[in-house]
RNA sequence: UGUGGAAAUUAAGUCAUCGCUCGUAUUUAUUACGGGAGGAAAGUCCGGGCUCCAUGAAGGCAGGGUGCAGGAUAACGUCCUGCGAGUGCAAACUUAGGGAAAGUGCCACAGAAAAUAUACCGCCAAGCUUGCAAAAGCUCGGUAAGGGUGAAAUGGUGCGGUAAGAGCGCACCGCUGAGCUGGAAACAGGUCAGGCAGGGUAAACCCCACCCGGAGCAAGUUCAAGUAAAAGAGAGACAGCCUUCGUCGUACUCUUGGGUUGAACGCUUGAGGGCGUUGGUGACAGCGUUCCCAGAUAGAUGAUGACAUAAUACAGAACCCGGCUUAUAGAUUUCCACACACU
Numbered sequence: 001u002g003u004g005g006a007a008a009u010u011a012a013g014u015c016a017u018c019g020c021u022c023g024u025a026u027u028u029a030u031u032a033c034g035g036g037a038g039g040a041a042a043g044u045c046c047g048g049g050c051u052c053c054a055u056g057a058a059g060g061c062a063g064g065g066u067g068c069a070g071g072a073u074a075a076c077g078u079c080c081u082g083c084g085a086g087u088g089c090a091a092a093c094u095u096a097g098g099g100a101a102a103g104u105g106c107c108a109c110a111g112a113a114a115a116u117a118u119a120c121c122g123c124c125a126a127g128c129u130u131g132c133a134a135a136a137g138c139u140c141g142g143u144a145a146g147g148g149u150g151a152a153a154u155g156g157u158g159c160g161g162u163a164a165g166a167g168c169g170c171a172c173c174g175c176u177g178a179g180c181u182g183g184a185a186a187c188a189g190g191u192c193a194g195g196c197a198g199g200g201u202a203a204a205c206c207c208c209a210c211c212c213g214g215a216g217c218a219a220g221u222u223c224a225a226g227u228a229a230a231a232g233a234g235a236g237a238c239a240g241c242c243u244u245c246g247u248c249g250u251a252c253u254c255u256u257g258g259g260u261u262g263a264a265c266g267c268u269u270g271a272g273g274g275c276g277u278u279g280g281u282g283a284c285a286g287c288g289u290u291c292c293c294a295g296a297u298a299g300a301u302g303a304u305g306a307c308a309u310a311a312u313a314c315a316g317a318a319c320c321c322g323g324c325u326u327a328u329a330g331a332u333u334u335c336c337a338c339a340c341a342c343u
Stems, first nucleotide, its partner, number of pairs: 001339010013307006020036006038314001042325002045323005050216004056245006063212005068082005083097001084095004098207002103205002105201003115154001120147002122143003126139005155173006174196001175194004180189003220265004230256005236248003272291008
């Protein structure tokens, strides 16, 4: 200098005039002061806070979620640190990461054959025929090392052996079993024994382990107002279903129908933010100090002018918070890897 990798900040500013909205105060005045959309507010994919309803016990079944180890957290399918596998020269990135020896299913096409495996080409022995010979053909038997097909072909490479071959034997690798060392663990590294068998696929069904009430701010509370406890059915009801016990039960359970659609609250002080410090590799936690930072309800932040500027892309809160995912213009900063050149 160039090319890559990881992370962070910002998301426009100042002044003046008028306008919108919330809060506080008050002299109630078109008064004064203070506040007023995002990093994703989006998707509604997870987890909760909050509100209401429901939950008697025992046994069983169904449905849903998670899936290496150890931690963090209110919790999670999130995050952190490790381990295994894969990609990359590397920095780094991805991971739906338990079980294929419980069972079932699937592996197109090609190929002899993809499972109760099998022989297309080939190699070899014996017998017969032709031939001077070399050799060729047929029958029968042996073979799976060589070739071909394929993503994958019955462990791999090498040596020996054989009529030709084959774990047939041996060495190394692989696989299975036992045990040792290190590590809290996932796991890693050695040792001994055994010639030892078709592979893959579970974001296919399934098996195993652990976990799981429902509905939602249009939840709900209060006030006001108003009608019709009006009609029908029933020995039933008890967080998805079944069985047993138990409890309640006609002001009970279920179905149909009628009235109310107004106001106030919920509504923003929070698992909250900033700074410092301690512990921890880290996610994060403790302590101290400081700040209040939107609450609309047909739905609020706009217009004009001046200065300045790299600057708008994606895009507008509706109970709140922690995550994940998706969309995204420009500017700035830090660390790391590789290549080249110079000193």
Notes
Predicted 3D model of a 343-nucleotide RNA (Bacterial RNase P class A) from an uncultured bacterium. Its mean pLDDT, the model's own confidence on a scale to 100, is 76. It was read from a public genome assembly, where an Rfam model found it. It matches the Rfam family "Bacterial RNase P class A". Gene Ontology terms of the family: dimeric ribonuclease P complex, tRNA processing and ribonuclease P activity. It is annotated as a ribozyme.